[in-house]
RNA sequence: UGUGGCGGUCGCGGCCCGCCGAUUGGCGGGUCGAGGAAAGUCCGAGCUCCGGAGGGCAGGCUGCCAGGUAACACCUGGGCGUCGAAAGGCGAUGGAAAGGGCCACAGAAAACAAACCGCCCGCCGCUGGCGGGUAAGGGUGAAAAGGUGGGGUAAGAGCCCACCGCACGGCUGGCAACAGGCGUGGCACGGUAACCCCCAGUCGGAGCAAGGCCAAAUAGGCAGCGAGGCUCGGCCCGAGCCGCUUGAGCUGCGGGUAGGCCGCUCGAGGUAACGGGUGACCGUUAUCCCAGAUGGAUGACCGCACGAGCACUCUCAAGUGCUUGAACAGGACUCGGCUUACGGCUC
RNA sequence: GCCGACGUAGCUCAACGGUAGAGCGUCUGAUUUGUAAUCAGAUGGUUGGAGGUUCAAUUCCUCUCGUCGGCUCCA
Numbered sequence: 001u002g003u004g005g006c007g008g009u010c011g012c013g014g015c016c017c018g019c020c021g022a023u024u025g026g027c028g029g030g031u032c033g034a035g036g037a038a039a040g041u042c043c044g045a046g047c048u049c050c051g052g053a054g055g056g057c058a059g060g061c062u063g064c065c066a067g068g069u070a071a072c073a074c075c076u077g078g079g080c081g082u083c084g085a086a087a088g089g090c091g092a093u094g095g096a097a098a099g100g101g102c103c104a105c106a107g108a109a110a111a112c113a114a115a116c117c118g119c120c121c122g123c124c125g126c127u128g129g130c131g132g133g134u135a136a137g138g139g140u141g142a143a144a145a146g147g148u149g150g151g152g153u154a155a156g157a158g159c160c161c162a163c164c165g166c167a168c169g170g171c172u173g174g175c176a177a178c179a180g181g182c183g184u185g186g187c188a189c190g191g192u193a194a195c196c197c198c199c200a201g202u203c204g205g206a207g208c209a210a211g212g213c214c215a216a217a218u219a220g221g222c223a224g225c226g227a228g229g230c231u232c233g234g235c236c237c238g239a240g241c242c243g244c245u246u247g248a249g250c251u252g253c254g255g256g257u258a259g260g261c262c263g264c265u266c267g268a269g270g271u272a273a274c275g276g277g278u279g280a281c282c283g284u285u286a287u288c289c290c291a292g293a294u295g296g297a298u299g300a301c302c303g304c305a306c307g308a309g310c311a312c313u314c315u316c317a318a319g320u321g322c323u324u325g326a327a328c329a330g331g332a333c334u335c336g337g338c339u340u341a342c343g344g345c346u347c
Numbered sequence: 348g349c350c351g352a353c354g355u356a357g358c359u360c361a362a363c364g365g366u367a368g369a370g371c372g373u374c375u376g377a378u379u380u381g382u383a384a385u386c387a388g389a390u391g392g393u394u395g396g397a398g399g400u401u402c403a404a405u406u407c408c409u410c411u412c413g414u415c416g417g418c419u420c421c422a
Stems, first nucleotide, its partner, number of pairs: 001344001005304006012033009035328001039339002042337005047207004054237004059203005064078005079093001080091004094198002099196002101192003116138002118134007146164006165187001166185004171180003211262004221253005228242004255421002269288008306325008348418007357371004365402001372390006395411005
């Protein structure tokens, strides 16, 4: 990327129409009938109910910038980092100079640095010891306090210098993230935020077994807890209702019904053309209707064309015959994404 | 269909991010005439699987596999 085309017969489910001896039944005809992931249920919404869905706290989630979108943790474009020769790939990518925590073992020292070996200086009772200087070298570790080179020094060290890095302040470009360049400073600043936290943004809760209507049925029974409880979902504010021994409410046991309708499929919908945009996407016009089952419908066979494989004829082209159309998987309120599974073809 | 919890030794369960442990079991030895009980010692782990964050993952995050539980209506 894509999940196979056309036609016919039989079978299954929904809808529509017609006929019959038709209230319920039967027969016939027409039309539609699984997926790219229908999956996992991981995000985001619609929809419905929960008190007018309000305010605060707590808590969760997201995290470079800009844009797209109903919305998103998705997508597009850009920045930065990293890998690569390049094309390009990958990245949960705010803050570690607001604060707290942690960094096992090893090691002298694990974060206002420190000194085991070593190097250098001095002294002494001189195979060594003591005091001082040092952080270049060794060793430990995932990580050791700017790097490389030169000067310098008793030995050394940003101690000094050049380049690189870093910090701060202007300037230029850019909507921005950020980039470039200039000046100043000898360097203060280890890691961890998929630990707490800070900053910014965002989020009320539950879910179609939501929820509404009709029908059917009876034991509004028993036991325990119980003073506050329910609407109400983590708490508070605010509102209403019920109750405090005449027992609200909760839990357990027991009893009844286990039938039908709505929600339910026309939708942020599909396709095509044109226009705008680098792109995601958006706009206009035309056109199409494309599953609604409820123990849960999609299957089997045949023919034609096409694709793939094998064999034969064969210089090739081509032809003939046979096999095959696989794997992952199947709707259950509906969309937008992500992720995972997967035969074939292609890069 | 929707919602939630869990997965560590043969079994039942532990474990502030720093060597994965305990009880029962199994095996060996002691004790006993023998067995049980008791005592001593030993045994046994891809922490369901894959990937990521971190110096370091049973622990934190993501994906995945499996197991278990709850959710209809009336009074």
This is a predicted complex of two RNAs, RNase P RNA and transfer RNA, with 422 nucleotides together. Rfam match: Bacterial RNase P class A. From the family's description: Ribonuclease P (RNase P) is a ubiquitous endoribonuclease, found in archaea, bacteria and eukarya as well as chloroplasts and mitochondria. Its mean pLDDT, the model's own confidence on a scale to 100, is 79.